[in-house]
RNA sequence: AUCGGUGGGUGAGGCGGCCGCGCCCCGAGCUUGUCCUGGGGUGAGGAAAGUCCGGGCUCCACAGAGCAGGGUGCCCGCCAACGGCGGGGCGGAGCAAUCCGACGGACAGGGCGACAGAAAAUAACCGCCCUACGUUCGCGUAAGCGUACUGAGGGUAAGGGUGAAAAGGUGGUGUAAGAGACCACCGGUUCGUUGGGUAACCGACGAAGCCGCGUAAACCCCACCCGGAGCAAGGCCCAGCAGGAAAUUCAGGAGUGGCUCGCUCCGUUGAUGGUGCACCAUUCACGGUGAACCAAUUGAUUUCCGGGUCGGCCGCAUGACCUUUAUGGCAACAUAAGGGCAAGAUCAAUGGCCGCCCGCGUUCGGCAUUGCCGCUUGCGGCGAUUCGGACGUGACAGAACCCGGCUUACCAUCCACCGAUCCUU
RNA sequence: GUGGGUGUAGCUCAGCUGGUUAGAGCACCAGGUUGUGGCCCUGGUGGCCGAGGGUUCAAAUCCCUUCACCCACC
Numbered sequence: 001a002u003c004g005g006u007g008g009g010u011g012a013g014g015c016g017g018c019c020g021c022g023c024c025c026c027g028a029g030c031u032u033g034u035c036c037u038g039g040g041g042u043g044a045g046g047a048a049a050g051u052c053c054g055g056g057c058u059c060c061a062c063a064g065a066g067c068a069g070g071g072u073g074c075c076c077g078c079c080a081a082c083g084g085c086g087g088g089g090c091g092g093a094g095c096a097a098u099c100c101g102a103c104g105g106a107c108a109g110g111g112c113g114a115c116a117g118a119a120a121a122u123a124a125c126c127g128c129c130c131u132a133c134g135u136u137c138g139c140g141u142a143a144g145c146g147u148a149c150u151g152a153g154g155g156u157a158a159g160g161g162u163g164a165a166a167a168g169g170u171g172g173u174g175u176a177a178g179a180g181a182c183c184a185c186c187g188g189u190u191c192g193u194u195g196g197g198u199a200a201c202c203g204a205c206g207a208a209g210c211c212g213c214g215u216a217a218a219c220c221c222c223a224c225c226c227g228g229a230g231c232a233a234g235g236c237c238c239a240g241c242a243g244g245a246a247a248u249u250c251a252g253g254a255g256u257g258g259c260u261c262g263c264u265c266c267g268u269u270g271a272u273g274g275u276g277c278a279c280c281a282u283u284c285a286c287g288g289u290g291a292a293c294c295a296a297u298u299g300a301u302u303u304c305c306g307g308g309u310c311g312g313c314c315g316c317a318u319g320a321c322c323u324u325u326a327u328g329g330c331a332a333c334a335u336a337a338g339g340g341c342a343a344g345a346u347c348a349a350u351g352g353c354c355g356c357c358c359g360c361g362u363u364c365g366g367c368a369u370u371g372c373c374g375c376u377u378g379c380g381g382c383g384a385u386u387c388g389g390a391c392g393u394g395a396c397a398g399a400a401c402c403c404g405g406c407u408u409a410c411c412a413u414c415c416a417c418c419g420a421u422c423c424u425u
Numbered sequence: 426g427u428g429g430g431u432g433u434a435g436c437u438c439a440g441c442u443g444g445u446u447a448g449a450g451c452a453c454c455a456g457g458u459u460g461u462g463g464c465c466c467u468g469g470u471g472g473c474c475g476a477g478g479g480u481u482c483a484a485a486u487c488c489c490u491u492c493a494c495c496c497a498c499c
Stems, first nucleotide, its partner, number of pairs: 001421010013357007021043007029035001030033001045396001049407002052405005057230004069226005074088005089103001090101004104221002109219001111215003125160002127156005133151001134149002137146003168186006187211002189208008234314004243305007252266005272295004277290004321340008358394009368385008426498007435451004444482001453469005475491005
């Protein structure tokens, strides 16, 4: 220098001006309203997101245990807890720094393994080998011997071929032919002894032919963990309507008028409404007069009570909190001392505009340096660096009970450490 | 806040107890038929199964993460 790896930080790009919003505190004003006005303070995140895990908190349920269901799965530690984090082991990727791993069990049990292949686990298609069997042919007097087979019966996992995967590998002994059947070496597994380590595990020595396919992110087995619901949890105050109780009251009607208030008139000497009766009038009905009876008390008004809706308040910001130092620990983290208080909305505040600067992109121009190309050999073209102007642009995204993690999104930039290769000293 | 479901060709859907080359209808293209068009007949094109990763010999199917959409309840 180039390429790469790990960890951490910042992050509405910075400064200024004007206008505006939520919450809290203080002062003034009156019409005393969660009003108005003045001042001050404070106001999103590393992920506030997805809601994938785990807890706090709250209510409900609960003798204990089991079943079902779900989750986790090498070891040790951390933590309130976890599927998280730290360290280690083993396996894999990489030259390395480093990264990745759902990493218990396939001799508990069945299930599945397409196509191909004889066969996907009590392996025989071809091949190889045997036979006192059958048949054929040859030799032979015969007994028998030999040869061959789309024969029959058996042995065999050496060889061929299929497949992702074929029953440890190589060489030998052995055999009719073969085979861990046996032997040597190599690989693996299990067991024993021993050394290191808390452990997972690693190393050494020895023994055993023990060599038993794969699949559990399919069923299943083993070990461990999990009661349910969620701030719309839950608690408090309470309009209206309905309910309960008590007290008071019992006479209102008509007109005007869109409605209410108001005004006018009639009425406790009984109006108004209803019911039938009698009389007048009349073709009938409507109508008029008279007295009687019934109704408005299952109502209205006021006050109180319990539960409780709309609504409001609390929950709700001092917490497994943040930060500095020290100590212990490889670390995650823990302990001690000091300092700090940092949004709290509820249709939901945290924003908008302007100016200058900054970064990035596009484009135009200048000047110098440099690389490449072309030839007319000192010019032209293209590209990079640099300066200036114009225009555009300023990551992902926004609290909603709180916290610990994980995962995902993200323009740009800074810091620290490490590895490989090349060059120089 | 809680629970559940869907994503496959241009469109509507199968396939999802893992297995050979992912199918069907409509649509599209070509040929035939017709004087021409439609109908009809024959043949064909078109997909990396929403995205990424993993398990497995093998993944649309199983698992994890993620994106978009839909439904139910309080």

Overview
Model confidence (mean pLDDT): 76 of 100. This is a predicted complex of two RNAs, RNase P RNA and transfer RNA, with 499 nucleotides together. It holds a member of the Rfam family "Bacterial RNase P class A". Gene Ontology terms of the family: tRNA processing, dimeric ribonuclease P complex and ribonuclease P activity. The family's RNA type in Rfam is ribozyme.